[in-house]
RNA sequence: GCGCGUAUAGCUCAGUGGUAGAGCGCUGCAUUCACAUUGCAGAUGUCCGUGGUUCGAAUCCACGUACGCGCA
Numbered sequence: 001g002c003g004c005g006u007a008u009a010g011c012u013c014a015g016u017g018g019u020a021g022a023g024c025g026c027u028g029c030a031u032u033c034a035c036a037u038u039g040c041a042g043a044u045g046u047c048c049g050u051g052g053u054u055c056g057a058a059u060c061c062a063c064g065u066a067c068g069c070g071c072a
Stems, first nucleotide, its partner, number of pairs: 001071007010024004018055001026042005048064005
C1' cells in the first nucleotide's frame, strides 16, 4: 500500500429498515444477628465520527478513525 472483519450499557454480547435488549455487574427494599443466597423494584446508551439514501437508519451506501486478520 491492497483486501477482509470488528466498533451497541461498567464488562461480554444480541439486535438484517418502524419506540434499543439480554446475561453479569450496580442501586434500593424484603429476608439474616451479620454476610452470602434468593425474591421484588429501579437506574444506566450521542448504537465510533461525518455525509448520503429513505416517510423512517444501530441496521443500507460512501468517506474517515481505532483495533484485529490476511496479502504484498

This is a predicted structure of a 72-nucleotide RNA (transfer RNA) from a Candidatus Microgenomates bacterium. Taxonomically the source falls in Candidatus Microgenomatota (Bacteria, Bacteria candidate phyla). It was read from a public genome assembly. The coordinates come from a structure-prediction model, not an experiment, and the mean pLDDT is 80. It matches the Rfam family "tRNA". From the family's description: Transfer RNA (tRNA) molecules are approximately 80 nucleotides in length. Rfam classes the family as a transfer RNA.